[in-house]
RNA sequence: CUGCCGAAAGGGCAAAGCCACUGAAAGGUGGCGGCGCAAAGCUAAGGGUCUAAAGCCGGGUCCCCGGCCACGACUGCCAGCUGCCGAA
Numbered sequence: 001c002u003g004c005c006g007a008a009a010g011g012g013c014a015a016a017g018c019c020a021c022u023g024a025a026a027g028g029u030g031g032c033g034g035c036g037c038a039a040a041g042c043u044a045a046g047g048g049u050c051u052a053a054a055g056c057c058g059g060g061u062c063c064c065c066g067g068c069c070a071c072g073a074c075u076g077c078c079a080g081c082u083g084c085c086g087a088a
Stems, first nucleotide, its partner, number of pairs: 005086002012037002017032006035076001041081003046078002048074003055068005
């Protein structure tokens, strides 16, 4: 110096659950919490997953039911980009 590596140190993030707010929902924000994470940092205009308000279609019949669908979301699913420390 390097990494398909991970001891130490200092710090970082924060799953489930609960509370409040928000949203049609998925989800998001804040607080408590701490399962875990060396990329659990960034990217949703790569794949994947979730939701289905509006819209469209059908049924029923006046406001309901069913189906399709992202212009809504998720990066703690994969992928891409960037990146801290340094022992064996």